Description
This is a predicted structure of a 72-nucleotide RNA (transfer RNA) from Treponema bryantii. Its Rfam family is "tRNA". Rfam classes the family as a transfer RNA. The RNAcentral record of the sequence draws on ENA.

């Protein structure tokens, strides 16, 4: 330089053919305990960036960024 894959919550991963963004662990508050752990309840917190298509985009399109793999 070129072809391809991936990017979703603090971490690990779903969601599928465009129609309310979820789970486990973790964090916070509470219950429980003599105190903890475990357990239970509740809450907070998310789409790599920009633009486009659309009534509506995590999902489709373009460019860029980061990581990985192949070719040269």
């Nucleotide at each position: 330089g070129u072809g391809g894959a991936a990017g979703u919550a603090g971490c690990u991963u779903a969601a599928c053919u465009g129609g309310c963004a979820a789970a486990g662990c973790g964090c916070u508050g509470g219950a429980u305990u003599g105190a903890a752990a475990a357990u239970c309840c509740a809450a907070a917190g998310u789409a790599g960036a920009u633009g486009g298509u659309u009534c509506g985009a995590g999902u489709c399109c373009a460019u860029c960024c980061u990581u990985c793999c192949g070719c040269g």